[in-house]
RNA sequence: GGGCAUGUGGUGUAGUUGGUUAUCACGUCCGCUUCGCAUGCGGAAGGUCGUGGAUUCAAAUUCCACCGUGUCCA
Numbered sequence: 001g002g003g004c005a006u007g008u009g010g011u012g013u014a015g016u017u018g019g020u021u022a023u024c025a026c027g028u029c030c031g032c033u034u035c036g037c038a039u040g041c042g043g044a045a046g047g048u049c050g051u052g053g054a055u056u057c058a059a060a061u062u063c064c065a066c067c068g069u070g071u072c073c074a
Base pairs, nucleotide, nucleotide: 001073002072003071004070005069006068007067010026011025012024019057028044029043030042031041032040050066051065052064053063054062
């Protein structure tokens, strides 16, 4: 330098042909339960979907460029 894959809450993930509110688990916080802790139950906060543009009535999803990571070739 080139090819391919990938990027979604603090962490790991789902999101199948573009469609109305982005899923689940762990973690964090609050409440109930306990003498107290753990477990269990209920609830809450936390994401502008890597960045910027394009297409579209509508984009996490399609297209382009860039950035990060992994891998292969030189």

This is a predicted structure of a 74-nucleotide RNA (transfer RNA) from Phlebopus portentosus.
Its Rfam family is "tRNA".
It is recorded under the gene name tRNA-Ala-CGC-2-1.
The organism belongs to Phlebopus, within Eukaryota.
The RNAcentral record of the sequence draws on GtRNAdb.